[in-house]
RNA sequence: CUAGAUCAUUGACUGGUCGCCAGGCUUUCGGUAACGAAAAUCUGGAGGAAAGUCCGGGCAACAUAGGGUAGAGGCAGUUGCUAACGGCAACCAAAGGAAACUUUAGGGAAAGUGCCACAGAAACAAUACCGCCAGGCUUUCGGUAAAACGGAAGUCGGGUAAGGGUGAAAUGAGUAGGGUAAGAGCCUACAGUCUGCUAAGGUGACUUAGUAGAGGGGUAAACCCUGCCUGUUGCAAGGAGUAGGUCUUCGCUACCUAGUAGCUAGUUACCCGCUAAGGCCUGCGAUACUAAAACCGCUUGAUCUCGUGUGCAAAUACGAGGCUAGAUAGAUGAUCAGAUAGAACAGAACCCGGCUUACUAAUGAUCUGGCAUU
RNA sequence: GGUCUGGUGGCCGAGCGGUUAGGCAGGGGUCUGCAAAACCCCGUACAGCGGUUCAACUCCGCUCCAGACCUCCA
Numbered sequence: 001c002u003a004g005a006u007c008a009u010u011g012a013c014u015g016g017u018c019g020c021c022a023g024g025c026u027u028u029c030g031g032u033a034a035c036g037a038a039a040a041u042c043u044g045g046a047g048g049a050a051a052g053u054c055c056g057g058g059c060a061a062c063a064u065a066g067g068g069u070a071g072a073g074g075c076a077g078u079u080g081c082u083a084a085c086g087g088c089a090a091c092c093a094a095a096g097g098a099a100a101c102u103u104u105a106g107g108g109a110a111a112g113u114g115c116c117a118c119a120g121a122a123a124c125a126a127u128a129c130c131g132c133c134a135g136g137c138u139u140u141c142g143g144u145a146a147a148a149c150g151g152a153a154g155u156c157g158g159g160u161a162a163g164g165g166u167g168a169a170a171u172g173a174g175u176a177g178g179g180u181a182a183g184a185g186c187c188u189a190c191a192g193u194c195u196g197c198u199a200a201g202g203u204g205a206c207u208u209a210g211u212a213g214a215g216g217g218g219u220a221a222a223c224c225c226u227g228c229c230u231g232u233u234g235c236a237a238g239g240a241g242u243a244g245g246u247c248u249u250c251g252c253u254a255c256c257u258a259g260u261a262g263c264u265a266g267u268u269a270c271c272c273g274c275u276a277a278g279g280c281c282u283g284c285g286a287u288a289c290u291a292a293a294a295c296c297g298c299u300u301g302a303u304c305u306c307g308u309g310u311g312c313a314a315a316u317a318c319g320a321g322g323c324u325a326g327a328u329a330g331a332u333g334a335u336c337a338g339a340u341a342g343a344a345c346a347g348a349a350c351c352c353g354g355c356u357u358a359c360u361a362a363u364g365a366u367c368u369g370g371c372a373u374u
Numbered sequence: 375g376g377u378c379u380g381g382u383g384g385c386c387g388a389g390c391g392g393u394u395a396g397g398c399a400g401g402g403g404u405c406u407g408c409a410a411a412a413c414c415c416c417g418u419a420c421a422g423c424g425g426u427u428c429a430a431c432u433c434c435g436c437u438c439c440a441g442a443c444c445u446c447c448a
């Protein structure tokens, strides 16, 4: 210089004018007060994805939540991190790449069932289309005195699974030798695959070596089996009632009310357990009284920044400092000037940790290969 | 804001691992003096991208589009 690989960061700036949301402070007005209204001034005011709502939690309400059985849904190498996860980190295995490195829904097909269209003989324990091989019979040719014998074709019942053909896939073991009528792991040697055992290394997945055995199609993002996890509803969750009266069917029955027992009903399938109605009116208590009102939930939190320690890392412990939107028809805008190579995707609505998707212009760091120069 | 459902020619609509049915509409032809009816024939249809599989409309993931439901308490 060039071709790549991985990771990280920024998501723009300055000034003037007008305007929006929240909070503080001051003044004026109203009110006994709490407080309300207006004006001035000060401070703060969207994102890396705020998005999709795909996972996991916090928080809240509810015995549809508890115990057992069954069912349903989800996850799937190992070890760790974490509040938790289907996330992340490191490692293992397989596949790809010359390498840096990347990808993997990565348990079980030797528990069972299903499926494998068309083609093909046969789609998984049963078979044989062409072929190869030996035998019987028939015909024919050669041969012979006639036979024997040899060749070819047809046919019959066999052997074979090497070769051809079909198909995505064909019984699943590659090469060489032996073997045979022809063949075949049928046998042997070497190489390789799978399973078990032993030894060594590793926390472990697993790796290496030795030894024994086996020769088994694919599909589990088909049912299923194994192990682990899961209650439902989501801030439109939810929050504050209490005293008295009254109406209806106050679940039914028994005992003397209370309460207990039995039955009945509800509780997503069953048993135990649990539960046992709703409306209207008035008083009191809250800034108020029936309306999709106000207030709380609402932003100090598994929080952010920096430093030190531990760890390969994801992370975590300690210390110091900071407070950084909180609306409820929903606030960030408009315009002018400067600057610029360019200016995208897009906007909070209870809050976090992730994943995925969208996107402008770049910048930085580390690593691999090639070429050139010193 | 939250929770769900769906997407197959111009329209309706079946299918659900193995060549995407059927009806209406449209176009062409036969028939007719001309039409209608009837009969015959015709067409870039599985929202997009990726994965699993020999094979995907179908199974799985992501994205896009459309629709439905939910407004606390005395």
Base pairs, nucleotide, nucleotide: 001370002369003368004367005366006365007364008363009362010361013338014337015336016335017334018333020045021044022043023042024041026039027038028037029036030035047345051356052355054354055353056352057351058350059234060233061232062231066272067271068270069269072230073229074228075227076226077091078090079089080088081087092106093104094103095102096101107225108224112223113222114219115218116217129164130163131160132159133158135156136155137154138153139152140151141150142149174190175189176188177187178186193214194213195212196211197210198209199208200207201206238296239295241284242283243282244281245280246279247278248277251263252262253261254260255259264276265275266274267273303322304321305320306319307318308317309316310315375444376443377442378441379440380439381438384398385397386396392428400416401415402414403413404412421437422436423435424434425433

Description:
Two RNAs folded together computationally: RNase P RNA and transfer RNA, 448 nucleotides in total. The coordinates come from a structure-prediction model, not an experiment, and the mean pLDDT is 76. It holds a member of the Rfam family "Bacterial RNase P class A". It is annotated as a ribozyme.